[in-house]
RNA sequence: ACCCCGAAAGGGCAAACUCGCCGAAAGGCGAGGACGCAAAGCCAUGGGUCUAAACCCCGGGCCCAAGUGCGAGCGGAGCCCGGAUAUGACCGCCAGGCUGCCGAA
Numbered sequence: 001a002c003c004c005c006g007a008a009a010g011g012g013c014a015a016a017c018u019c020g021c022c023g024a025a026a027g028g029c030g031a032g033g034a035c036g037c038a039a040a041g042c043c044a045u046g047g048g049u050c051u052a053a054a055c056c057c058c059g060g061g062c063c064c065a066a067g068u069g070c071g072a073g074c075g076g077a078g079c080c081c082g083g084a085u086a087u088g089a090c091c092g093c094c095a096g097g098c099u100g101c102c103g104a105a
């Protein structure tokens, strides 16, 4: 010096929650605050989890505009509810990659 490991020392980060801002949301940023963390530093590469604005697909309901029709209807504009779906998010979910303070057993 490097690897494993994690006593001590110096320190570091900051969960929940509260307030403010951004966002459709998940969530993010800042301040306060500490549940915890030896990488709870960084990276969305693999898996996983979360959200669903928009687009599209499907189902149901409301409404009946245009058109069609003798009429019943056909028809489909609009609105609502639900389902599915990342191009969105989470590195303090796991793995992986990069970097890093200290140095006892």
Base pairs, nucleotide, nucleotide: 005103006102012037013036017032018031019030020029021028022027035092041098042097043096045095046094047093048090049089050088057083058082059081060080061079062078067074068073
Model confidence (mean pLDDT): 83 of 100. A computed fold for a 105-nucleotide RNA from an Armatimonadota bacterium, annotated as c-di-GMP-I riboswitch aptamer. Of the family's consensus pairs, 85% are formed in the model. Lineage of the source: Bacteria > Bacillati > Armatimonadota. Its Rfam family is "c-di-GMP-I riboswitch aptamer". From the family's description: GEMM was predicted in a large-scale screen for bacterial structured RNA regulatory elements.